Notes: c-di-GMP-I-GGC riboswitch aptamer from a Candidatus Cloacimonadota bacterium, 79 nucleotides, folded computationally.

RNA sequence: CUUGAAAAGAGCAAAACCUGAGUAAUCAGGUGACGCAAAGUCACGGGUCUGUUAGUUAUAGAUUGCCGGACUGCCAAAG
Numbered sequence: 001c002u003u004g005a006a007a008a009g010a011g012c013a014a015a016a017c018c019u020g021a022g023u024a025a026u027c028a029g030g031u032g033a034c035g036c037a038a039a040g041u042c043a044c045g046g047g048u049c050u051g052u053u054a055g056u057u058a059u060a061g062a063u064u065g066c067c068g069g070a071c072u073g074c075c076a077a078a079g
Stems, first nucleotide, its partner, number of pairs: 001079002003076002011036002016031006034065001040071003044068003047063006
């Protein structure tokens, strides 16, 4: 450096429920674990979703655990 989750030590937290915020998508906290080798970070490109609109027309948002990309990172069975 590649590759990987074999070992060891760690980490994150789906759905659901409760509380709160938001017009909404959704987000935050708690409980809880479906899963995850980046399920760490960035809305940069695409996709999907929400609001307004007659209208995929335009615009403002959401989603990183939808895909890709970028930056950073523990370990070392294997190269």
The model forms 95% of the base pairs in the Rfam consensus. Taxonomically the source falls in Candidatus Cloacimonadota (Bacteria, Pseudomonadati).